[in-house]
RNA sequence: GCCAUCUUAGCUCAGUUGGUAGAGCGACGGUAUCGUAAACCGUAGGUCCGGGGUUCGAUCCCCCGAGAUGGCU
Numbered sequence: 001g002c003c004a005u006c007u008u009a010g011c012u013c014a015g016u017u018g019g020u021a022g023a024g025c026g027a028c029g030g031u032a033u034c035g036u037a038a039a040c041c042g043u044a045g046g047u048c049c050g051g052g053g054u055u056c057g058a059u060c061c062c063c064c065g066a067g068a069u070g071g072c073u
Base pairs, nucleotide, nucleotide: 001072002071003070004069005068006067007066010025011024012023013022019056027043028042029041030040031039049065050064051063052062053061
């Protein structure tokens, strides 16, 4: 330098081939216990990497960037 894949909650990851987003773990609160943990119930937490375009509407499609991983040279 070129190619491919990826970037979504604190972490690990889903997500519909367009209709304003979820799980597990973790955090917090509660129930229960003599008490703690486990267990059970609930709550909060996200401008979906950035900018632009298409569209009535974009996490999703297109373009340009940034970053990560792998491969080739």
Predicted 3D model of a 73-nucleotide RNA (transfer RNA) from a Patescibacteria group bacterium. The organism belongs to Bacteria candidate phyla, within Bacteria. It was read from a public genome assembly. Rfam family: tRNA. Rfam classes the family as a transfer RNA.